[in-house]
RNA sequence: GGGCAUUUGGCGCAGUGGUAGCGUGCCAUGUUGACAUCAUGGAGGUCACAGGUUCGAUCCCUGUAAUGCCCA
Numbered sequence: 001g002g003g004c005a006u007u008u009g010g011c012g013c014a015g016u017g018g019u020a021g022c023g024u025g026c027c028a029u030g031u032u033g034a035c036a037u038c039a040u041g042g043a044g045g046u047c048a049c050a051g052g053u054u055c056g057a058u059c060c061c062u063g064u065a066a067u068g069c070c071c072a
Stems, first nucleotide, its partner, number of pairs: 001071007010024004018055001026042005048064005
């Protein structure tokens, strides 16, 4: 230098154009003599960045960045 893949709550991951979710973690309450477990509720996301297409984009297109792999 070229090619491919990945980027979404603290962490691990879903989500193939129409309200952004799950597990775990965190907080509160209940349960207990207490802790744990369990139950219920809650907070937490500029969906890597910028632009474009579209009535509408996490999703499609282009560029950029970071990480990993392959080739030179």
Molecule: transfer RNA
Organism: Patescibacteria group bacterium